[in-house]
Molecule: c-di-GMP-I riboswitch aptamer
Organism: Desulfallas sp. Bu1-1
RNA sequence: CAAAAAACAGGGCAAACCGGUCGAAAGGCCGGGACGCAAAGCAAUGGGUCUAAGGUUUUUAGCUAUGACUGCCAUGCUGCUUAA
Numbered sequence: 001c002a003a004a005a006a007a008c009a010g011g012g013c014a015a016a017c018c019g020g021u022c023g024a025a026a027g028g029c030c031g032g033g034a035c036g037c038a039a040a041g042c043a044a045u046g047g048g049u050c051u052a053a054g055g056u057u058u059u060u061a062g063c064u065a066u067g068a069c070u071g072c073c074a075u076g077c078u079g080c081u082u083a084a
Stems, first nucleotide, its partner, number of pairs: 004082002012037002017032006035071001041077003045074003048069003054064004
């Protein structure tokens, strides 16, 4: 230095749920709260999943992303510690 991932140390993030708020919804943001996470830091690049306002059709319904999910997987960039 790289890879890897135990311990120690400093610590970090924050699921479900509740309250408020934005949004057509999915979902996001703020506060509380911790299920968990060695990248649960950043990025919508690839795949996948969710929603369907608008559009459309064979119109009690179906299809559709320009919307959303990075705590779905991969990929790219960056970071703390240090044994085997």